[in-house]
Context: one part of a larger RNA
């Protein structure tokens, strides 16, 4: 390229809209572009290829065939694709009821701790450690009470308990607002599935402006420990952590597991709905979608996965092809930068 693959060997893009493209449900009728199929023309000769024949044989030479799956014109077929009309509800969407939920963005308000002010009581230690010390303290600590200030973070509730695409998200109340799930079966009729590029959002650090700054704490100082000790352990401590706003765009961004939709044996949990039974109610039984364990078929190299598949058949996209070299070096795009994406190849084993 092919084939073969991607949970752990090398390989799922961090997620979602979605652009061309690819794939795409029932049914009629009607073209005929792709499929089929008959005919005609063409498909040069040498060559290959089959059968003869000549050189004593071969190589070679000659005859005949056949073949040249091909194009191109013309008559037909209409099952599949395609196209063009119509119809249809299952797919997909809305509508009407109804509950649950840390979805989100914005304002607003609480109580507990820590710290630091200020004041009362009251005195020699307080505080750390493996043991110590540096550090605070008689300029009255540190324990206690009383007022106040400021910032974060929300104990219990709580839960392999909920909700979001994903990153994520937890005190309370309001206002605006996503999504999902179930009833029902009124509406529209394939309006669908994935998606190269494209655009969005995207943890923590860090960046730029301005603001806030309790506690925590890189770096840094200092005390220990130690042969040393640029550390582990103590005392201090800036950045940073918090708000605005813009950047960055990266993670073991992890189920290391992409997205759709089918059909395929169980058993126990646990949270949101519906429906039976019942006068309710509780028990029980069902069903629909969520999330956990367990375990047959089957798969797997084990290890394991197992209706929420890494079984079985699908459509689409992404990636993977020995190890170093290198996620580097050139160039390019984006970035204040910091870097990020794309991304070799000598060379060695």
């Nucleotide at each position: 390229c092919u084939g073969g693959g991607u949970g752990u060997a090398a390989a799922g893009g961090g997620a979602g809209c979605g652009u061309a493209g690819a794939c795409g449900g029932a049914u009629u009728a009607g073209c005929a572009a792709g499929u089929c199929u008959g005919a005609u023309g063409u498909g040069a000769a040498a060559g290959g290829c089959a059968g003869g024949g000549g050189u004593u044989c071969a190589a070679c030479c000659c005859c005949u065939g056949g073949a040249c799956u091909g194009c191109a014109u013309u008559g037909g077929a209409a099952a599949c694709u395609g196209c063009c009309a119509g119809u249809c509800u299952u797919g997909a969407g809305u509508g009407c009821c109804g509950g649950a939920g840390a979805g989100g963005u914005a304002a607003g308000c609480g109580g507990a701790a820590u710290u630091c002010c200020u004041a009362g009581u009251g005195u020699a230690g307080c505080g750390g450690u493996g043991a110590a010390a540096u550090g605070c303290g008689u300029a009255g600590a540190u324990a206690u009470u009383a007022g106040g200030a400021g910032g974060a973070a929300c104990a219990c509730c709580a839960g392999u308990g909920g909700c979001g695409a994903a990153g994520g998200c937890g005190g309370c109340u309001u206002a605006c607002u996503g999504g999902a799930c179930g009833g029902c079966a009124a509406c529209u009729g394939a309006c669908g599935u994935u998606g190269a590029g494209g655009c969005u959002c995207g943890a923590a650090a860090g960046c730029g402006u301005g603001g806030g700054g309790a506690g925590c704490a890189a770096a840094c100082a200092g005390g220990a420990u130690u042969a040393g000790a640029u550390a582990c352990c103590c005392u201090g401590g800036u950045a940073u952590u918090c708000c605005a706003c813009g950047c960055c765009g990266u993670a073991a961004a992890c189920g290391a597991u992409a997205a759709u939709a089918a059909a395929u044996g169980g058993g126990u949990g646990u949270g949101g709905g519906g429906g039976a039974c019942c006068a309710a109610a509780g028990c029980u039984c069902u069903u629909c979608g969520g999330u956990g364990c367990c375990g047959c078929c089957g798969c797997a190299a084990a290890c394991g996965c197992a209706u929420a598949a890494a079984g079985u058949a699908u459509u689409c996209c992404a990636c993977c092809u020995g190890g170093g070299g290198g996620g580097u070096a050139c160039g390019u795009u984006c970035g204040c930068a910091a870097g990020a994406a794309u991304g070799a190849a000598a060379c060695u084993c």
Molecule: small-subunit ribosomal RNA, central domain
Organism: uncultured bacterium